[in-house]
RNA sequence: UGGAAGAAACGGCAACCUUGAUUGAAAAAUCCUGGGCGCAAAUCCACCGGUCUAAGUCCCAUAAGGAUAUGACAGCGGGGCUACCUAA
Repeated sequence: UGGAAGAAACGGCAACCUUGAUUGAAAAAUCCUGGGCGCAAAUCCACCGGUCUAAGUCCCAUAAGGAUAUGACAGCGGGGCUACCUAA
């Protein structure tokens, strides 16, 4: 110096609740206020599986309802890429 690994430290992210708004059909997402479940990549990426939603489309039709992703989830798992510190 590099790889692996993860005790400590400096920091980072932020489940969920909350203050006030916004986008979206919804799932969900974005910003703000206060708290902080947890995470060594809980930085980033929708490539694979999985999960959520169903506007539109199709089926049924009085209808209810059902199917379906081009929508969403990176804090569901795998994978890809990048990265701070350093004891054993």
The RNA shown here (c-di-GMP-I riboswitch aptamer) has 88 nucleotides and comes from a Pseudomonadota bacterium. The sequence was found by an Rfam model in a public genome assembly.